[in-house]
């Protein structure tokens, strides 16, 4: 981050501070949360999960959860639409 491949109807949060109107990616309708402070930004713990990488296995194609991500509303909320978004890994 222009590409490629993969996966996106499982799982899994809270507590202290901060900011104040609007958030849930974009447009359109709608449906939800949000002044009982949402969403974000910061700290502390706690949890999911198993894309790499590492161990065990090898009568296996599972396990672990060390190590790098990533993740905790609501099927990516829902539909339509778009050179859609999101992570992961490669590479360049």
């Nucleotide at each position: 981050u222009a590409u490629u491949c993969a996966u996106c109807a499982a799982g899994a949060g809270u507590u202290g501070g901060g900011c104040g109107a609007g958030a849930g990616a974009g447009u359109u309708g709608g449906c939800u949360c949000g002044a009982a402070g949402a969403c974000c930004c910061c700290a502390g713990c706690a949890c999911c999960a198993a894309c790499c990488g590492g161990c065990c296995a090898a009568g296996g194609a599972g396990g672990c959860a060390c190590g790098g991500u990533g993740g905790u509303a609501c099927u990516g909320c829902c539909a339509a639409c778009a050179c859609c978004g999101a992570u992961g890994a490669a590479a360049g």